[in-house]
C1' cells in the first nucleotide's frame, strides 16, 4: 500500500421465557410461577460449528490463504426477563 467482501449440499447445532396484541396460524401435553419470566416431551425456528463443492480474490512454479471486525439467533409488534453464537482486543 492494493484487491476481494459469493453460492451450494451434508452433517451437527446453542439458544429457544414471561404477558398484551395483531394473525387462519405461529405452538402442543403435564407441572410450577408475580419473590415469576421456569422444568419435562413433542412440534417448529433456528444464528454458528465442522465437511465437501463450485465460484471469486491475493499469491503463483506449486503448496496456500482469504472472501467484512459488528454484529447475529427463538413468528411481527409493544413491554418485560434471561440466555447462546461469533468477531476484536488484554491477561492467565
Nucleotide at each position: 500500500a492494493g484487491g476481494g467482501c459469493a453460492a451450494g449440499c451434508c452433517g451437527u447445532g446453542a439458544c429457544u421465557g414471561g404477558c398484551g396484541u395483531g394473525u387462519c396460524g405461529a405452538g402442543a401435553u403435564g407441572g410450577g410461577c408475580g419473590u415469576a419470566a421456569c422444568c419435562a416431551u413433542c412440534g417448529g425456528g433456528g444464528a454458528g460449528c465442522g465437511g465437501c463443492u463450485u465460484c471469486g480474490u491475493c499469491a503463483c512454479a506449486u503448496a496456500g490463504a482469504c472472501g467484512u471486525g459488528u454484529g447475529c439467533c427463538g413468528c411481527g409488534c409493544g413491554c418485560c426477563u434471561g440466555g447462546g453464537c461469533u468477531u476484536c482486543u488484554u491477561g492467565g